[in-house]
RNA sequence: UAGUAUGAUCAAGCGCCUGGACUUUCAGUAAUAGUGAAAGUUGACGAGGAACAGGGAGAAUCGAACCAUCGGCGGAUGCCCUGCGGUGUCUUCACCACCGACAAGGAGCCUACAAAACUGGCAAGUAAUUGUCAGGACAAAAAGGCCCGUGUGAAUGACC
Numbered sequence: 001u002a003g004u005a006u007g008a009u010c011a012a013g014c015g016c017c018u019g020g021a022c023u024u025u026c027a028g029u030a031a032u033a034g035u036g037a038a039a040g041u042u043g044a045c046g047a048g049g050a051a052c053a054g055g056g057a058g059a060a061u062c063g064a065a066c067c068a069u070c071g072g073c074g075g076a077u078g079c080c081c082u083g084c085g086g087u088g089u090c091u092u093c094a095c096c097a098c099c100g101a102c103a104a105g106g107a108g109c110c111u112a113c114a115a116a117a118c119u120g121g122c123a124a125g126u127a128a129u130u131g132u133c134a135g136g137a138c139a140a141a142a143a144g145g146c147c148c149g150u151g152u153g154a155a156u157g158a159c160c
Stems, first nucleotide, its partner, number of pairs: 014074004019070001020042008045063003052083005084100005090157001091155005104150001106148001108146004118135007
C1' cells in the first nucleotide's frame, strides 16, 4: 500500500427494558379459570429547537391523541455561568437588559404550517404485534409580517 474477515458507528422527541400489560407453547386443572415454566410482543403522535468555545445543574418547549402515550433508565439541540458577538434611533467606551451572524425587549393587529389517531390495502408472524402503501382531516408554541413606542453614565466629533 492492497485485499479479506470481524466488530463499532451510521439515534437525538431519540435509544433502552429487570416492573406492568399482552401473546404462544408446555405443566397443571372438571375447565379455554387462577397459578407456574419457557419463548416472545409492547412500551410517545408529530411541530419546534444548536453562532462558536469552555464549564455546570438535572422533573428540558408545544400541542395532537388517549384503553398503558402506565412505570423506570440513559441521552438530548432547552436552561444557568464565563469568553466572543449583536440590538436597545449618529460614533466610541463602561454598565444594565435581552438575544446569537435572520443576533434587544414591550403593547396592539395579522399570517402560515403536522403526524399519529381514523378508513382501505399489501407484506411478515400460530399469535400478541410489526413494517409499508394509499385516502382524507385537524393543532399549539417558537417563528414571520405591519404598526406604536423604549436604557444609565462618560468622552470626542458631527448637526441644530
GlmS glucosamine-6-phosphate activated ribozyme aptamer, 160 nucleotides, folded computationally.
Its mean pLDDT, the model's own confidence on a scale to 100, is 76.